Predicted 3D model of a 98-nucleotide RNA (SAM riboswitch aptamer (S box leader)) from Streptomyces sp. NP160. Rfam family: SAM riboswitch aptamer (S box leader). From the family's description: The SAM riboswitch is found upstream of a number of genes which code for proteins involved in methionine or cysteine biosynthesis in Gram-positive bacteria. The sequence is in RNAcentral, with records from Rfam.

RNA sequence: CGCCCAUCCAGAGCGGCCGAGAGACCUGGCUCGUCGACGCCGCAGCAACCAGCCCGUCCCACGGACGAGGCAGGUGCUCCCGCCAGGACCGAUGGAGG
Numbered sequence: 001c002g003c004c005c006a007u008c009c010a011g012a013g014c015g016g017c018c019g020a021g022a023g024a025c026c027u028g029g030c031u032c033g034u035c036g037a038c039g040c041c042g043c044a045g046c047a048a049c050c051a052g053c054c055c056g057u058c059c060c061a062c063g064g065a066c067g068a069g070g071c072a073g074g075u076g077c078u079c080c081c082g083c084c085a086g087g088a089c090c091g092a093u094g095g096a097g098g
Stems, first nucleotide, its partner, number of pairs: 001098001004095005013043005021032003025087005044078003049074002052071003055067005082090001
């Protein structure tokens, strides 16, 4: 980078820096923003996905499956349903494989 699969109404915010737009794109709304939004960094937190160890239950007991349980990890996420409606075989995140 493109293909495939799953998810996108659960959950979880403070501080510092910056300085004008931001909520992906188009149309129409709505919302946030110089009382500093968006973004970046730090810390804290959440627990959807993946994988590890332990625990529990079950099985055909080598081993495997399941779990709303515990610990630590890779990522991700932490206003508003991906802000809403319509559109565009759009986008984001994770996994698998090339």